This is a predicted structure of a 73-nucleotide RNA (transfer RNA) from a Burkholderiaceae bacterium. Rfam family: tRNA. The family's RNA type in Rfam is transfer RNA. Its mean pLDDT, the model's own confidence on a scale to 100, is 84. Taxonomically the source falls in Burkholderiaceae (Bacteria, Pseudomonadati, Pseudomonadota, Burkholderiales). The same sequence occurs in records of 2 taxa.
RNA sequence: CAUCCCUAGCUCAAUCGGGUAGAGCACUGGACUCGUAAUCCGGCGGUCGCGGGUUCGACUCCCGCGGGAUGCC
Numbered sequence: 001c002a003u004c005c006c007u008a009g010c011u012c013a014a015u016c017g018g019g020u021a022g023a024g025c026a027c028u029g030g031a032c033u034c035g036u037a038a039u040c041c042g043g044c045g046g047u048c049g050c051g052g053g054u055u056c057g058a059c060u061c062c063c064g065c066g067g068g069a070u071g072c073c
Stems, first nucleotide, its partner, number of pairs: 001071006009025004019056001027043005049065005
């Protein structure tokens, strides 16, 4: 310098083409069991990395910054 990534405690969807933010695991309450695990039902979950801009409306588009991965010199 170039490309890509940053979303729940963790691993990741949704972004292209703007319209109420989701799944699994974890955590937690209950059922089942002599008890535990497994299984089943429910609950808890997020300033969408940060700051601006555009828009009626931004995780999504634009700009800057920060962190990370890869490539080139």